[in-house]
Context: one part of a larger RNA
RNA sequence: UGACGGGGGUCCGCACAAGCGGUGGAGCAUGUGGUUUAAUUCGAUGAUACGCGAGGAACCUUACCUGGGCUAGAAUGUGAAGGAAUGAUUUAGAGAUAGAUCAGUCAGCAAUGACCUGAAACAAGGUGCUGCAUGGCUGUCGUCAGCCCGUGCCGGGAGGUGUUGGGUUAAGUCCCGCAACGAGCGCAACCCCUAUGUUUAGUUGCCAGCACGUAAUGGUGGGGACUCUAGACAGACUGCCUGCGCAAGCAGAGAGGAAGGAGGGGACGACGUCAAGUCAUCAUGGCCCUUACGCCCAGGGCGACACACGUGCUACAAUGGCGCAUACAGCGGGUAGCGAGCCGGCAACGGUCAGCCAACCUCUAAAAGUGCGUCUCAGUUCGGAUCGGGGUCUGCAACUCGACCCCGUGAAGCUGGAAUCGCUAGUAAUCGCGCAUCAGCCAUGGCGCGGUGAAUACGUUCCCGGACCUUGUACA
Repeated sequence: UGACGGGGGUCCGCACAAGCGGUGGAGCAUGUGGUUUAAUUCGAUGAUACGCGAGGAACCUUACCUGGGCUAGAAUGUGAAGGAAUGAUUUAGAGAUAGAUCAGUCAGCAAUGACCUGAAACAAGGUGCUGCAUGGCUGUCGUCAGCCCGUGCCGGGAGGUGUUGGGUUAAGUCCCGCAACGAGCGCAACCCCUAUGUUUAGUUGCCAGCACGUAAUGGUGGGGACUCUAGACAGACUGCCUGCGCAAGCAGAGAGGAAGGAGGGGACGACGUCAAGUCAUCAUGGCCCUUACGCCCAGGGCGACACACGUGCUACAAUGGCGCAUACAGCGGGUAGCGAGCCGGCAACGGUCAGCCAACCUCUAAAAGUGCGUCUCAGUUCGGAUCGGGGUCUGCAACUCGACCCCGUGAAGCUGGAAUCGCUAGUAAUCGCGCAUCAGCCAUGGCGCGGUGAAUACGUUCCCGGACCUUGUACA
């Protein structure tokens, strides 16, 4: 000087408390451990691994296994020689691959050129190892308020001071003081979304007033008022008032205002820590393989199942289930696509076809809600696992191993031990909708969107994590 303390002081955080909903019990989904296996490819492992890499494992992907094949090799360049390219048919084979037949006979006078095959040779290839050789990227402490430097001053020196102190703040934020005076990286602001208004602009959006028209509809003329769209601007600064205070600032059911003291949210992550993670995104040193640890193919596996754990979904019902009727969103997507309407089918879906490269057409129905009816506390009209049968669709192909529909079957489950998680407001809870990936989909995941919409916080003693000052130390 640090680190540590079941030392002290001050302070913060859904850290506790107060409250609401869960997990731990059940069934299923998914990840992991373990076990099994020819293989169940690899990585991630307290917090910071475990719906994680994976934003799509039937083949492919695929890195694994079994078997069948290749050896300058699957890709690219140079390239002797040969042939237009290319298309069709066919034999063997699981295919990779090896062969046969037919059509075709390029441009240019030529040299030659484009394309295809391709000997030799030079450069290959490796998801093989090392993340403890590395770059890059990332997690975490932590959006915590810290971490440093120049000069000066103090100390023999390590070092100190500044950065401590008194206040204040979300903040090393600001003020006052001070052997310090300044400066940098962080904080904040500048950026984006959202809440209000003004203005500009009105199509594909809108329709108040004036007309036309219809069974009805902004359907038509027209209009820019309104909604909205999207560009510019305004607006919030403790600016004003009162009280407290030297100041910074704090308080006020104060005024004004759509918004008030950081309005709400996002992007943004200091010096560093964990030899943290990744050699399997990529790049890369070293090491290793070279008729194989490279490459092609078929099939299998990554989907196994006595068990154990994590994360979820659906429930155990009446604030509910079911039936009929009916209202109101926002974000987004669409031409190898979205597909209205009509017809067929109980349905998944099929047939036909309008419109739309989309503020135009379409996905699209929002659901919870509301109205009426029914069920009356029961393993039930709760719950839907499991299994049987029949079908639909995608795809070369759904046996291993897809989703969906219909009929039947109806399991466990009556609120879950010890323990444990999330959340402070348009939040929790609850309801549906969209998108990426994608032929299809194992999505109950992820990322977004809107609808309905709470309770509680006395307080900081205690648990966890952190910040500053101080103290002890046999630790560095």